[in-house]
RNA sequence: GGGGUGGUGGUGUAGCCAGGUUAACACAUCAGGCUGUCAAUCUGAAGAUCGCGGGUUCAAAUCCCGUUCACCCCG
Numbered sequence: 001g002g003g004g005u006g007g008u009g010g011u012g013u014a015g016c017c018a019g020g021u022u023a024a025c026a027c028a029u030c031a032g033g034c035u036g037u038c039a040a041u042c043u044g045a046a047g048a049u050c051g052c053g054g055g056u057u058c059a060a061a062u063c064c065c066g067u068u069c070a071c072c073c074c075g
Base pairs, nucleotide, nucleotide: 001074002073003072004071005070006069007068010027011026012025013024020058029045030044031043032042033041051067052066053065054064055063
């Protein structure tokens, strides 16, 4: 230098190919129930506008372009 995969709550992932109602699940966090207390368990709550910028569209996490970071392959 060329190519591929990936970046989504605090953490790990799904959703993307085929655009559409509130971005879902688990763990963690917080509050409450239960318990003599803790753990476990049950209920509830908060938390990401999807790496960044732009474009297409009535509408973009999703499609297109650029760019950045991480990993892998080629030279």
Background: The RNA shown here (transfer RNA) has 75 nucleotides and comes from a bacterium. Model confidence (mean pLDDT): 82 of 100. It matches the Rfam family "tRNA". It is annotated as a transfer RNA.